[in-house]
């Protein structure tokens, strides 16, 4: 130097100048308006997929469906998330990845293939029956029709441990020996799991196909929901008043109560919050301390222009709040391991 891993981290900065949005101060009898002053969008605000507060519906208990998680031990208010490890894959390595229980309970598995579990298509074998010669009658010699055979060819994603040798007609865990799996059984670990010894047991895959098995789940989403209330609707009173030129009848307004729209106001941002430090842990994370207050619109504010900085660029906009996931992303910093090669 090149080439590769992880893992954190910024997201344009400063000045002017206009301009918006709630807030607090003044200035106005109020209200409107005016000045003026600190503040004003992320690392994903986004997809709305997970967990939760918190709301309302019947405090939601049982059982059914349906859903969803699935290897161990920890964190967390909670998770399907994080950390640490097991095993199993990849990769020279530094590291990735991993929905990782059950196939001996039942179904089910296109197409090829002879079969996808009562294996025989293609072969292979003359040890045994039969059958043919031949004979010295003891037997040879041939012949794949019974019959052994699962070694070798062929299909498939998958063919009934796997690789040598021994052994046989031929062959076959039939037997060794190493491996692979399964039982046992000591050690070692909290625990998935290691190891190692013994047995000689030798059963196919697929469950991200149906099932099974065990643990979990009520629904509702701030337009939730609630406080006040103009119109408006409905119910009681039937008294007074006043309108309808003077009287009576009638009509109409006035008085409570209840729904409830519009409008306004709460929910609405002080939280499982932020930053530091410290102490515990291997880490996730936890616990004191001490400081801070950092958008809150309701048709929706958060901008736009110069200037300078080599150039000012990605994705992209809050709408109840957090805790993750999972998607997008220009440029650019910083730390830690790796692999190769060259100089010293």
């Nucleotide at each position: 130097u090149u080439a590769g891993u992880u893992a954190a981290c910024c997201a344009g900065a400063u000045g002017a100048u206009c301009g918006c949005g709630g807030c607090a101060a003044a200035c106005c009898a109020a209200a409107a308006g005016u000045u003026u002053g600190a503040c004003g969008a992320g690392g994903a605000a986004a997809g709305u997929c997970c967990g939760a507060g918190c709301u309302c519906c019947a405090u939601a208990g049982g059982a059914c469906a349906g859903g969803g998680u699935g290897c161990u031990g920890g964190g967390u208010a909670a998770c399907u998330c994080c950390c640490a490890g097991u095993g199993a894959a990849g990769g020279c390595a530094a590291c990735u990845u991993u929905a990782a229980g059950g196939a001996a309970a039942g179904u089910g598995c296109a197409u090829a293939g002879a079969a996808a579990a009562u294996a025989a298509c293609u072969g292979c074998u003359a040890a045994c029956c039969g059958c043919u010669a031949c004979u010295u009658a003891g037997g040879u010699a041939g012949u794949a029709g019974g019959a052994g055979u699962a070694a070798g060819g062929g299909u498939g994603g998958a063919a009934a441990a796997g690789u040598g040798a021994g052994g046989u007609a031929a062959g076959a865990g039939c037997u060794c020996a190493c491996u692979a799996a399964c039982a046992c059984u000591a050690u070692g670990g909290u625990g998935a799991c290691a190891u190692a010894g013994u047995g000689g047991u030798u059963g196919a895959g697929c469950a991200a196909a149906c099932c099974c098995c065990a643990c979990c789940u009520g629904g509702u989403g701030c337009a939730a929901g609630g406080u006040a209330a103009a119109a408006a609707g409905g119910g009681c009173a039937a008294a007074u008043u006043g309108g309808u030129c003077g009287u009576c009848c009638g009509c109409c307004a006035u008085g409570c109560c209840c729904u409830a729209u519009a409008c306004a106001c709460c929910g609405c941002u002080u939280g499982a919050a932020u930053g530091c430090a410290u102490u515990g842990g291997a880490a996730a994370c936890a616990a004191u301390g001490c400081a801070u207050c950092u958008a809150g619109a309701u048709a929706g504010a958060u901008g736009a222009u110069c200037a300078u900085c080599u150039a000012a660029u990605a994705c992209a906009g809050a709408a109840c709040u957090c805790g993750g996931c999972u998607u997008a992303u220009a440029g650019g910093u910083u730390a830690a391991g790796u692999a190769a090669c060259a100089a010293c």

Predicted 3D model of a 344-nucleotide RNA (Bacterial RNase P class A) from Tenericutes bacterium HGW-Tenericutes-4. Its mean pLDDT, the model's own confidence on a scale to 100, is 75. Of the family's consensus pairs, 93% are formed in the model.